[in-house]
RNA sequence: UGGGCAAAACGUUCUAUCGCUUCUGGCUUCUGCCUGAAGAGGAAAGUCCGGGCAACAAAGAGCAUCCUGCUUCCUAACGGGAAGGCGCCAUACAGCUGGCGACAGAAAGUGCCACAGAAAAUAAACCGUCGGCCAAUUGGCAGAUAAGGGUGAAAACGUGAGGUAAGAGCUCACGGCUUUUUCGGGCGAUCGAAAUCGCGGUAAACCUCAGGAGUUGAAAAACCAAAUAGGUCUUGAAAUGGAGCUGCUCGCUCCUGUUUAUUCUUGCCUUGCAAGUAUUACGUCAGGAUGGGUAGGUUGUUUGAACCUGUUAGCAAUAACAGGGCUAGAUUAAUGAUAGAAACCAUUUGUAAUAAUGUAAUUGAAUCAAAUGGUACAGAACCCGGCUUACAGAUUUGCUGCUGCA
Numbered sequence: 001u002g003g004g005c006a007a008a009a010c011g012u013u014c015u016a017u018c019g020c021u022u023c024u025g026g027c028u029u030c031u032g033c034c035u036g037a038a039g040a041g042g043a044a045a046g047u048c049c050g051g052g053c054a055a056c057a058a059a060g061a062g063c064a065u066c067c068u069g070c071u072u073c074c075u076a077a078c079g080g081g082a083a084g085g086c087g088c089c090a091u092a093c094a095g096c097u098g099g100c101g102a103c104a105g106a107a108a109g110u111g112c113c114a115c116a117g118a119a120a121a122u123a124a125a126c127c128g129u130c131g132g133c134c135a136a137u138u139g140g141c142a143g144a145u146a147a148g149g150g151u152g153a154a155a156a157c158g159u160g161a162g163g164u165a166a167g168a169g170c171u172c173a174c175g176g177c178u179u180u181u182u183c184g185g186g187c188g189a190u191c192g193a194a195a196u197c198g199c200g201g202u203a204a205a206c207c208u209c210a211g212g213a214g215u216u217g218a219a220a221a222a223c224c225a226a227a228u229a230g231g232u233c234u235u236g237a238a239a240u241g242g243a244g245c246u247g248c249u250c251g252c253u254c255c256u257g258u259u260u261a262u263u264c265u266u267g268c269c270u271u272g273c274a275a276g277u278a279u280u281a282c283g284u285c286a287g288g289a290u291g292g293g294u295a296g297g298u299u300g301u302u303u304g305a306a307c308c309u310g311u312u313a314g315c316a317a318u319a320a321c322a323g324g325g326c327u328a329g330a331u332u333a334a335u336g337a338u339a340g341a342a343a344c345c346a347u348u349u350g351u352a353a354u355a356a357u358g359u360a361a362u363u364g365a366a367u368c369a370a371a372u373g374g375u376a377c378a379g380a381a382c383c384c385g386g387c388u389u390a391c392a393g394a395u396u397u398g399c400u401g402c403u404g405c406a
Stems, first nucleotide, its partner, number of pairs: 003400006010393001012342007020039004025034003041377001045388002048386005053217004060250004065213005070084005085103001086101005104208002109206002111202003126149002128145003132141003157175006176199002180195006221299004231290007241255004257282002260278002264276005307324007343375008356363001
C1' cells in the first nucleotide's frame, strides 16, 4: 500500500423561468387574483416484532394454539439496545485484542446419528495380540481381549505407571468435563479452592421447566345529509332457551312481549281472578332468497412515549432540567419540468523521457488543467420504536494484513 471482517454517519448543492398541493394574510367572490411560508426516506420498502389509538354493553378462569429463554441495567414495550459472564474461532503465545453464539434442561421419557465400518449407546470383533489343543509348517478348532491398526464427523474422557497369559479405570498419580456440597470474591450470570458423583452427540427433533399473549385493524371507527319500497316470501327459537370482546369448555351479564278463545283444562270464587295449554295476528332475536334506493360530505388525519441546542449524572444504552422552533396531509392521490453553473466519481491527454528510487531500465508519481461520460436504491397514505432487505460513490473508526521498500 492492495485486500478481508465488523461498525457509524453521508448519499447531491445553488440560480432563473414555468407548473402543482396545503396553510396564513388581503382583495374580491362565481372558488378566482395577489403576497408570504412549507411540501416524499435512510430505508418511505418487507408486513417480521412491539405499542399508541378505535370498536366489540361489563368481564373472569382453564385447556388448546403461539412466542420468548445467560446476568444486570435502559425503554411505553419488544424477538430491541448497552455493559458484562461463559463457550467457540483467529492473531498472539504471559496477556491484551477482534469476530461469532437460535448460550434454560440430555441425571423424566421417546426418537434420530445417512454412507463407510465388525459394531453408532442394554454397541462391538475385520486385521491384530494372548495362552490351550491338533498339525509341522507359516495353518486349523474352541476361548480370552479391546492397549495397537483400519472405517468414520464421532468407536465411548486423556497421559503415564503398576498389574495381567495378553489386556481393560482393574488399581494408582496427574489432568479435562459434569452432578452435589462447603468456604471466599462479585448486585448477578459466574470466578477461585477443597471434597464428592459420574464420563457419546443431538431439543431452529418431539418433549420437560420458567415467563408471556383477547380479537379485529384506519378498508378500524364516529357524525351529518340525501334517496327508495324501514318492500315481499320463507325457516328456527323462547327457561334443560337464546344472545354477548376469543378456537373450545365453564363461570358472569342481558333478553325472552302483546292480543284472541271462559263455548279449552285446573283451582278459588260468583260472573270475575290466577295459572296452564292450544291457536290467530302483530312483535323480538338469529338466518336464507328476491327486489329497490344511495355510493355525497366532515372527523379520525398529524403538537408528538416527538425533534434541535446546552448543562448535570452515568463506562454506556439512556435519564432529568433549561431554552428553541413547528418541519407534507393528498384521497384517481400534489411534492415536478426545462436551462445553466458547481460538487463528487471514472477514462483519456498534457504537466512528465519530470520529482523520486536505482547499478541500470521500455521503472516512474503527486498536484493542476482540458475533454468525454456518469451520479445509486428508490416514492408518504393513521402514527411511533425496532429488526431485515436494496444501494453508484466517497468518508471515519477498530482488528487483520499477501506483496514491496527501509

Bacterial RNase P class A from uncultured Mucilaginibacter sp., 406 nucleotides, folded computationally. Of the family's consensus pairs, 93% are formed in the model. It matches the Rfam family "Bacterial RNase P class A". Rfam links the family to the GO terms ribonuclease P activity, tRNA processing and dimeric ribonuclease P complex. Rfam classes the family as a ribozyme. The prediction has a mean pLDDT of 75.